Two RNAs folded together computationally: RNase P RNA and transfer RNA, 424 nucleotides in total. It holds a member of the Rfam family "Bacterial RNase P class A".
[in-house]
RNA sequence: CAAGCCAGCCGGAUGACCGCUGGCGUCGCAAGACGCUGGAGGAAAGUCCGGGCUCCGCAGGGCAGGGCGCCAGGUAACGCCUGGGGGGCGAAAGCCUACGGAAAGUGCCACAGAAAACAGACCGCCCAAGCAGCCUCGGCUGCCGGCAAGGGUGAAAAGGUGCGGUAAGAGCGCACCGCGCUGCCGGUAACGGCAGUGGCAGGGUAAACCCCGCCCGGAGCAAGACCAAAUAGGAAAGCCAUGGCGUGGCCCGCGCCGCUUUCGGGUUGGUCGCUUGAGGCCCCGUGGUGACAUGGGGUCCAGAUGAAUGGUCAUCCUCGACAGAACCCGGCUUACAGGCUGGCUUGCCUU
RNA sequence: GGGGCCAUAGCUCAGUUGGGAGAGCGCAACACUGGCAGUGUUGAGGUCGGCGGUUCGAACCCGCCUGGCUCCA
Numbered sequence: 001c002a003a004g005c006c007a008g009c010c011g012g013a014u015g016a017c018c019g020c021u022g023g024c025g026u027c028g029c030a031a032g033a034c035g036c037u038g039g040a041g042g043a044a045a046g047u048c049c050g051g052g053c054u055c056c057g058c059a060g061g062g063c064a065g066g067g068c069g070c071c072a073g074g075u076a077a078c079g080c081c082u083g084g085g086g087g088g089c090g091a092a093a094g095c096c097u098a099c100g101g102a103a104a105g106u107g108c109c110a111c112a113g114a115a116a117a118c119a120g121a122c123c124g125c126c127c128a129a130g131c132a133g134c135c136u137c138g139g140c141u142g143c144c145g146g147c148a149a150g151g152g153u154g155a156a157a158a159g160g161u162g163c164g165g166u167a168a169g170a171g172c173g174c175a176c177c178g179c180g181c182u183g184c185c186g187g188u189a190a191c192g193g194c195a196g197u198g199g200c201a202g203g204g205u206a207a208a209c210c211c212c213g214c215c216c217g218g219a220g221c222a223a224g225a226c227c228a229a230a231u232a233g234g235a236a237a238g239c240c241a242u243g244g245c246g247u248g249g250c251c252c253g254c255g256c257c258g259c260u261u262u263c264g265g266g267u268u269g270g271u272c273g274c275u276u277g278a279g280g281c282c283c284c285g286u287g288g289u290g291a292c293a294u295g296g297g298g299u300c301c302a303g304a305u306g307a308a309u310g311g312u313c314a315u316c317c318u319c320g321a322c323a324g325a326a327c328c329c330g331g332c333u334u335a336c337a338g339g340c341u342g343g344c345u346u347g348c349c350u351u
Numbered sequence: 352g353g354g355g356c357c358a359u360a361g362c363u364c365a366g367u368u369g370g371g372a373g374a375g376c377g378c379a380a381c382a383c384u385g386g387c388a389g390u391g392u393u394g395a396g397g398u399c400g401g402c403g404g405u406u407c408g409a410a411c412c413c414g415c416c417u418g419g420c421u422c423c424a
Stems, first nucleotide, its partner, number of pairs: 001347010012316007020039008041322001045333002048331005053220004060252004065216005070084005085099001086097004100211002105209002107205003122151002124147003130143005159177006178200001179198008224272004234263006243257004279301001280299008317320001352423007361376004370407001378394006400416005
């Protein structure tokens, strides 16, 4: 210098003026005015997971249902993260991985093909043994049969390569690789290594049912609580105690006894929940490979409810992407113009 | 803001233990008629909303995205 990989960060800046909105202070009976100060994001998004919070009497037992799935750890929890193992890709840095069980059972595998699972024999190879025929007595042909090496079908057909062996063949025998089992060693474990042993278990599919292990009660801030206003009482249906209701899919258990549903009618105002929280950010440590945990100091860092976070002007630059809170938090996923920093790999050149 | 459902031909919809993409209406051509209507026969028309994955094989199973409908105090 080029190609590539990983991690982190920024994503217009500055100033003036005019607005909007939360908090605090002063003034004011009040409406409000003035001053100070805070005012979108890395994804605020999708709502895909997990939790806090609230209500359902408790969230108890069982069935059903759903989710997760190599090992160890982190965490409030997780389907997330970290470290490691196996597998795959790459020359490497590195990246990806829904990765339990098909020696519990069931189902499915279209077409093609002889055969798709208790494996099988279409083409083909072989006539060594047995029988029969011919016969030039060397052999030839046929039957009974043998084989699974080769061809062919298919996504998939009883492990692969080589040598020996045989009538032809075949783990039939042997060597190496693969696989199973046993033992030893290393590792918390997943797993790995070594040695011995068995000629070799019988296809695939579990993002098909299922089995094994673990986890999960339901709903969601339009949850829920309170104040005020309005009013009216009706109609229909169901069940009326072996019943009905308590949102639960069902049963048990528990609680209540005129209760539920629908139609029709009234009100459609306000307060709380509402932002101090397993918090975030900045600085300095400690333990740990790391996720993370922990100690000290500093800082309160948006809370609206027709819903604020904007507009105009000036200067500058590399001319500005995706996009905007609505109960909160931890993750994942998706979208994103351009730019910056640090580390690593490989190649070439120079010294 | 928070739940639920759907997307297959121009329209309305079927499509199950995952192997053929279908029906009705509409459209085109032909026949019957002097002509129209109508009927009959034949035919065209599909990225199964998009992108990935599982599988030999996906409209169907799984994940992500896009669009639409609906419910709540």

Model confidence (mean pLDDT): 80 of 100.